Glycine riboswitch aptamer from Sphingomonas sp. Leaf42, 89 nucleotides, folded computationally. Its Rfam family is "Glycine riboswitch aptamer". Gene Ontology term of the family: glycine biosynthetic process. NCBI's taxonomy places the organism under Bacteria, Pseudomonadota, Sphingomonadales, Sphingomonadaceae, Sphingomonas. The coordinates come from a structure-prediction model, not an experiment, and the mean pLDDT is 81.
């Protein structure tokens, strides 16, 4: 310079479940009571995988949390860009 590998922030994309009932009021929040989702985040098993004592493991599995009209906001993950950094020729 380039390629790859992982972080960071910018942008884009990004699902799914109740316009649920009921009660307080400061009329948009709260709280009770049932029915769901899961892709923040926790937690659990585990293929695999490693330096193989032991670690590391998931979009699976629980739903503590967190969400369930629509608009906001959130959002694993994708994608593109900049930034340093390790690394390979």
């Nucleotide at each position: 310079c380039u390629g790859c590998c992982a972080c960071g922030c910018g942008c884009g994309g990004g699902a799914g479940a109740g316009u649920g009932c009921g009660g307080a009021c400061g009329u948009g929040u709260c709280c009770g009571c049932c029915g769901c989702c899961g892709a923040a985040g926790g937690a659990g098993c585990a293929a695999c995988c490693g330096c193989c004592c032991c670690g590391g493991a998931a979009u699976c599995u629980c739903u503590c949390a967190g969400g369930c009209a629509a608009c906001a906001g959130g959002g694993a993950c994708c994608g593109c860009g900049c930034g340093g950094g390790g690394u390979a020729c």